Predicted 3D model of a 483-nucleotide part of an RNA (small-subunit ribosomal RNA, 3' major domain) from an uncultured bacterium.
The prediction has a mean pLDDT of 82.
[in-house]
Context: one part of a larger RNA
RNA sequence: UGACGGGGGCUCACACAAGCGGAGGAGCAUGUGGUUUAAUUCGAAGCAACGCGAAGAACCUUACCAAGGCUUGACAUCUAGGGAUUAGGCCCCGGAAACGGGACUGACACUCUUCGGAGCGGAACCUAGACAGGUGUUGCAUGGCUGUCGUCAGCUCGUGUCGUGAGAUGUCGCGUUAAGUCGUUGAACGAGCGAAACCCUUGUCGUUAGUUGCCAGCGGGUAAUGCCGGGGACUCUAACGAGACUGCCGUGGUUAACACGGAGGAAGGUGGGGACGACGUCAAGUCAUCAUGGCCCUUAUGCCUUGGGCUACACACGUGCUACAAUGGUCUGUACAGAGGGUUGCUACACAGCAAUGUGAUGCUAAUCCCCAAAGCAGGCCCCAGUUCGGAUUGUAGGCUGCAACUCGCCUACAUGAAGCCGGAUUCGCUAGUAAUCGCAGGUCAGCUACACUGCGGUGAAUAUGUUCCUGAGCCUUGUACA
Numbered sequence: 001u002g003a004c005g006g007g008g009g010c011u012c013a014c015a016c017a018a019g020c021g022g023a024g025g026a027g028c029a030u031g032u033g034g035u036u037u038a039a040u041u042c043g044a045a046g047c048a049a050c051g052c053g054a055a056g057a058a059c060c061u062u063a064c065c066a067a068g069g070c071u072u073g074a075c076a077u078c079u080a081g082g083g084a085u086u087a088g089g090c091c092c093c094g095g096a097a098a099c100g101g102g103a104c105u106g107a108c109a110c111u112c113u114u115c116g117g118a119g120c121g122g123a124a125c126c127u128a129g130a131c132a133g134g135u136g137u138u139g140c141a142u143g144g145c146u147g148u149c150g151u152c153a154g155c156u157c158g159u160g161u162c163g164u165g166a167g168a169u170g171u172c173g174c175g176u177u178a179a180g181u182c183g184u185u186g187a188a189c190g191a192g193c194g195a196a197a198c199c200c201u202u203g204u205c206g207u208u209a210g211u212u213g214c215c216a217g218c219g220g221g222u223a224a225u226g227c228c229g230g231g232g233a234c235u236c237u238a239a240c241g242a243g244a245c246u247g248c249c250g251u252g253g254u255u256a257a258c259a260c261g262g263a264g265g266a267a268g269g270u271g272g273g274g275a276c277g278a279c280g281u282c283a284a285g286u287c288a289u290c291a292u293g294g295c296c297c298u299u300a301u302g303c304c305u306u307g308g309g310c311u312a313c314a315c316a317c318g319u320g321c322u323a324c325a326a327u328g329g330u331c332u333g334u335a336c337a338g339a340g341g342g343u344u345g346c347u348a349c350a351c352a353g354c355a356a357u358g359u360g361a362u363g364c365u366a367a368u369c370c371c372c373a374a375a376g377c378a379g380g381c382c383c384c385a386g387u388u389c390g391g392a393u394u395g396u397a398g399g400c401u402g403c404a405a406c407u408c409g410c411c412u413a414c415a416u417g418a419a420g421c422c423g424g425a426u427u428c429g430c431u432a433g434u435a436a437u438c439g440c441a442g443g444u445c446a447g448c449u450a451c452a453c454u455g456c457g458g459u460g461a462a463u464a465u466g467u468u469c470c471u472g473a474g475c476c477u478u479g480u481a482c483a
Base pairs, nucleotide, nucleotide: 001483002482003480004479005478007477008476009475010474011473012472013471015467016466019430020429021428022427023426026322027321028320029319030318031317032316033315034313035312042053043052064308065307066306067305068304069303070302073131077130078129079128080127081126082125088105089104091102092101093100094099108121110119111118112117133297134296136295137294138293142291143290144286145285146284147282149280154193155192156191157190158189159188160169161168162167173184174183175182199274200273201272202271204242205241206240207239208238209237210236214231215230218229219228220227245268248262249261250260251259252258324423328382329381330380331379332378333377334376340371341370342369345364346363349360350359351358352357389420394415395414396413397412398411399410400409436459437458438457439456440455441454442453
């Protein structure tokens, strides 16, 4: 100087407490361990692995296994030699295909030409050789990227001063803040990386603009609709501005920083949310995104193909979905979003079908057309039951995608109708448009195992006396036989 303490002081955080809803019990989905297997490819491992890499495993993907094949190779550059009509196209045989064998036809540039063709060459082909190739190994050889402490308030430097020195000071004290934020004192004075601000978004208003959006007033028209003429008021769209700064008032405070209350205001003391992550820590993660040193394989640890596997199943754990019901279930009617996506696409509408869906057909390369809500509201039934709760499982019949749904897809209808009556010890999230609850969209994608993930809006709470305790963190101080 650090680190540590079941030392001390101060302070903070959904850390506890106060609340609300979950997990742990059930069924299913999904990931992992284990076991099994020819293979169940590989990685991730307390927090910070386990709906993670994977924003889509039937083939492909695919890295694994079995079998069948190839050996200058599926891909790149070059050298030497070779032959010719080679490349390309088409056909035949063996074969599951890959692959192996065979037959026919036959482009391009240049030169010559008797217009039949001949010669030569590029690319390609064959042979040979340099080499290719490796999701083989080492993340403890690395780059790059990422997680975590943690959006915690810290981490340092120059000059000066003090100390023999390691170092100290500044960065401490007092007050204050979300903050090493600011004020003030002081051998310190300044500065940098962080905090804050600058950026995006959301909340109010104005200006400009007015189509594909809007419709108050005027006119026309319809069974009805901004449907039409028109209009820019309003909504909205999207560009530029304004606005919030403790600016104003009061009280407290050191005449300070600041705190509390108030006015005005759409918004008040960082207005809400996001992006943004200091010096460093964990030899943290990744050689399987990519790049890369060393090592290793080279008729195989490379490459191709068919089929299988990654989907197994006495079991254990994590993360979710659906429930156990009456604040509910079901039937009929009826209302209101936002953000996205759409031409190999989204599909209005009509018809067929109980339905999934099919057939026809219309608009839209989109503020124009389409995908397009649910909880809610009104009414009827159910009457506390393993039920009109719950939907697992299984059977049958269909639909869709796709060469192909057996292993192993999704959807529909009918039938079946399991466990489950609120969950032990324990444990998780959340402080406001939040939790809870309700649906919608998107990426990936032929289809889908999505109940996942990433977004979007609708409805919309309770509680916080407080810091004794648990957990983590910051500053000061103290002890130490630790570094």